[in-house]
RNA sequence: GAAGUAUCCGAUUUUACAACUUGUAUAUGGUCAAAAUAAGGUUGACUGUCUCUACCCGGCACCGUAAAUGCUGGACUAUAAGUGAAAAAGAGCUGAUA
Numbered sequence: 001g002a003a004g005u006a007u008c009c010g011a012u013u014u015u016a017c018a019a020c021u022u023g024u025a026u027a028u029g030g031u032c033a034a035a036a037u038a039a040g041g042u043u044g045a046c047u048g049u050c051u052c053u054a055c056c057c058g059g060c061a062c063c064g065u066a067a068a069u070g071c072u073g074g075a076c077u078a079u080a081a082g083u084g085a086a087a088a089a090g091a092g093c094u095g096a097u098a
Base pairs, nucleotide, nucleotide: 005098006097007096008095009092012089013088014087015086017084019083020082021081022080023079024078025077026054029047030046031045032044033043034042040063041062048055056074057073058072059071060070061069
């Protein structure tokens, strides 16, 4: 210096994923019709998103019997990024050790 074997290091790449955090979408919203009435405050359709799905639940207030709710707390779904946690491959002029 070359070849072989064993173990190890390893930039980087690929694949799959429980959970969590953050951003975006949507305002758990709007319109129309019908319904209830203090033991009530609903039901249906449509609309809204580069968007599938969802469009409800609880509490408090308010409305003196009328036609209208208000405030507040809590999500899901789609997607992106991050954290996390696995597997495989693998550069290494001549990786390291034996």
The prediction has a mean pLDDT of 78. Predicted 3D model of a 98-nucleotide RNA (Purine riboswitch aptamer) from Vagococcus elongatus. The model forms 100% of the base pairs in the Rfam consensus. RNAcentral holds the sequence, with entries from Rfam. It matches the Rfam family "Purine riboswitch aptamer". A reference for the family is Mandal and Breaker (2004), "Adenine riboswitches and gene activation by disruption of a transcription terminator", Nat Struct Mol Biol. About the family: Riboswitches are metabolite binding domains within certain messenger RNAs that serve as precision sensors for their corresponding targets. Allosteric rearrangement of mRNA structure is mediated by ligand binding, and this results in modulation of gene expression. A class of riboswitches that selectively recognises guanine and becomes saturated at concentrations as low as 5 nM. In Bacillus subtilis, this mRNA motif is located on at least five separate transcriptional units that together encode 17 genes that are mostly involved in purine transport and purine nucleotide biosynthesis.